This is a predicted structure of a 352-nucleotide part of an RNA (large-subunit ribosomal RNA, domain IV) from a metagenome. The prediction has a mean pLDDT of 88.
Context: one part of a larger RNA
RNA sequence: CCAUGGUUAAGGAACUCGGCAUACCGACCCCGUAACUUAGGGAGAAGGGGUGCCCCCGCAGGUGGAAGGACUUGCUCCUCGAGCCCGCGGGGGUCGCAGUGAAGAGGCCCAAGCGACUGUUUACCAAAAACACAGGACUCUGCCAAGCCGCAAGGCGAAGUAUAGGGUCUGACGCCUGCCCGGUGCUGAAAGGUUACGCGGAUGAGUUAGCGCAAGCGAAGCCCUGAAGCCAAGCCCCAGUAAACGGCGGCCGUAACUAUAACGGUCCUAAGGUAGCGAAAUUCCUUGUCGGGUAAGUUCCGACCUGCACGAAUGGCGUAACGACUUGGGCGCUGUCUCAACCAUGGACCCG
Numbered sequence: 001c002c003a004u005g006g007u008u009a010a011g012g013a014a015c016u017c018g019g020c021a022u023a024c025c026g027a028c029c030c031c032g033u034a035a036c037u038u039a040g041g042g043a044g045a046a047g048g049g050g051u052g053c054c055c056c057c058g059c060a061g062g063u064g065g066a067a068g069g070a071c072u073u074g075c076u077c078c079u080c081g082a083g084c085c086c087g088c089g090g091g092g093g094u095c096g097c098a099g100u101g102a103a104g105a106g107g108c109c110c111a112a113g114c115g116a117c118u119g120u121u122u123a124c125c126a127a128a129a130a131c132a133c134a135g136g137a138c139u140c141u142g143c144c145a146a147g148c149c150g151c152a153a154g155g156c157g158a159a160g161u162a163u164a165g166g167g168u169c170u171g172a173c174g175c176c177u178g179c180c181c182g183g184u185g186c187u188g189a190a191a192g193g194u195u196a197c198g199c200g201g202a203u204g205a206g207u208u209a210g211c212g213c214a215a216g217c218g219a220a221g222c223c224c225u226g227a228a229g230c231c232a233a234g235c236c237c238c239a240g241u242a243a244a245c246g247g248c249g250g251c252c253g254u255a256a257c258u259a260u261a262a263c264g265g266u267c268c269u270a271a272g273g274u275a276g277c278g279a280a281a282u283u284c285c286u287u288g289u290c291g292g293g294u295a296a297g298u299u300c301c302g303a304c305c306u307g308c309a310c311g312a313a314u315g316g317c318g319u320a321a322c323g324a325c326u327u328g329g330g331c332g333c334u335g336u337c338u339c340a341a342c343c344a345u346g347g348a349c350c351c352g
Stems, first nucleotide, its partner, number of pairs: 001347008010338002014336001019333001027051005036041001038172001052094008061085003067079004071074001095099001107331007114323002119131002135170007147156003173318004178248003183245002185241004192236003198230002204224001206222002210217002249267005276310001277307001288304005
């Protein structure tokens, strides 16, 4: 010096990103317990008191001597209840610093965020506000179901049958969930437009019997080409659909102080953000401003609203209970600190 354990005057978080790590609390009995609440809870809330040993008294329970009684005389039954055992309560006394005398055995409270909850997870850096979850919704599926695995046979779904099964989103509960179908998707409709293969064969070309003095023309056949026309889904078109993917404006003016603008004008849009919430796990400017808490507060709590860039099942806002979650405050307690000291054990180190 290091590790582990122990003690410490006065102070008591001044330490630190942060009370990290310590310490405090701790069992049982009694008293007593707030807001809030889904009336279960919150609760071991919080906060107090008691606890050893000896004697006396009372009481409950167990066992049941002796005695008495009964008769169907038995290792019988009944009554009484001594003694002993065990426990509880009351009174008195007594010792120590200390009585759950050692060990083991919640620190507590207030407020906020997130997630309802118990659960699950990155085996070996993350346990969480992530995942799951009951509950809600949309959608597909009529049974040889949809969906999934497999080349297939076959299998799962399911020895189930729409109160069932699959997919997707949301995530207890309470109050709710606004507007937009123009784009994308899905569903429906089928009049029109477009349209593949296929059917169809017009036209044109090659060849040449023949005709012609020649130039050339040229039937049938064979072969090449392949127009019009007919023709599916899809797409275009039409309609529906947002708890489908998604989206949810700008400028100017106006009230008898000022300021502000209930009001008006105008442009654009598919429609211009409703309720609720809001400097927020979201606020750049920003340590916004005001209030609270502190002597002093970029954090925290309550407000305001100028929301750079909240917002309603990619759910909105609340919410009792719950949480090895996150944040702020307080009480208690402490070597975290002021500021360090000593002790024990094991190392390091020195000698051998």